[in-house]
RNA sequence: GGGCCCGUAGCUCAGCUUGGACAGAGCGACUACCUCCUAAGUAGUAGGCCCAGGGUUCAAAUCCCUGCGGGCCCG
Numbered sequence: 001g002g003g004c005c006c007g008u009a010g011c012u013c014a015g016c017u018u019g020g021a022c023a024g025a026g027c028g029a030c031u032a033c034c035u036c037c038u039a040a041g042u043a044g045u046a047g048g049c050c051c052a053g054g055g056u057u058c059a060a061a062u063c064c065c066u067g068c069g070g071g072c073c074c075g
Base pairs, nucleotide, nucleotide: 001074002073003072004071005070006069007068010027011026012025013024020058029045030044031043032042033041051067052066053065054064055063
C1' cells in the first nucleotide's frame, strides 16, 4: 500500500441481510422485601440518542460516501 471483518448499556453480545412500534438480552450496579448478618431468592430502578461527519429517504443502528479506531490476510 491492497483486501476482508468488526465498532450498539460498565462488560459480553443480539438487532443490520428485508429501513418503520418507547433500541433489547445476559452479567454487573443500585433500591426494597426476606435474613441475627452475609449469600441465595423475589420485586423494582437507573444506565445508550447505536465510533465521527456527510448523503439518500416521509422515516436510518440498519442503505451509500469519507474519516477514525481495532482484528485477520496479502504484498